[in-house]
RNA sequence: CGGAAUGUAGCUCAGCGGAAGAGCACCCGGCUUACACCCGGGGUGUCGUGGGUUCGACUCCUUCCAUUCCGA
Numbered sequence: 001c002g003g004a005a006u007g008u009a010g011c012u013c014a015g016c017g018g019a020a021g022a023g024c025a026c027c028c029g030g031c032u033u034a035c036a037c038c039c040g041g042g043g044u045g046u047c048g049u050g051g052g053u054u055c056g057a058c059u060c061c062u063u064c065c066a067u068u069c070c071g072a
Stems, first nucleotide, its partner, number of pairs: 001071007010024004018055001026042005048064001050062003
């Protein structure tokens, strides 16, 4: 320099056009003398950034950024 992939909750990842979820972790309450286990409740997010398409975008197109891989 050319090509490709990935970017979603604290972490690991789903979600392929009707507007965001799971597991673990975390917080609150119950139980216990207490801790843990267990039970009930809580999503804690400008979906990497900007723009475009669309009635409607995590999803499609695109600029840029970050990481990884391949080639030279």